[in-house]
RNA sequence: GGGCCAGUAGAUCAACGGUAGAUCGUCUGGUUCGCAUCCAGAAGGCUUGGGGUUCAAAUCCCCACUGGUCCA
Repeated sequence: GGGCCAGUAGAUCAACGGUAGAUCGUCUGGUUCGCAUCCAGAAGGCUUGGGGUUCAAAUCCCCACUGGUCCA
């Protein structure tokens, strides 16, 4: 320098172009003499950035950035 893949909640990952969710973690309450387990609930996302297409974009297209990987 070139090819490919990835970037979404604190972590690991989902999500036919039509409300962005799960598990763990965190917090609150219940249960317990207390802790753990278990049960119920809550908070937490400008979906890496910028443009474009579309009635509508996390999703499609283009350009960047970051990380991984292969080739040179």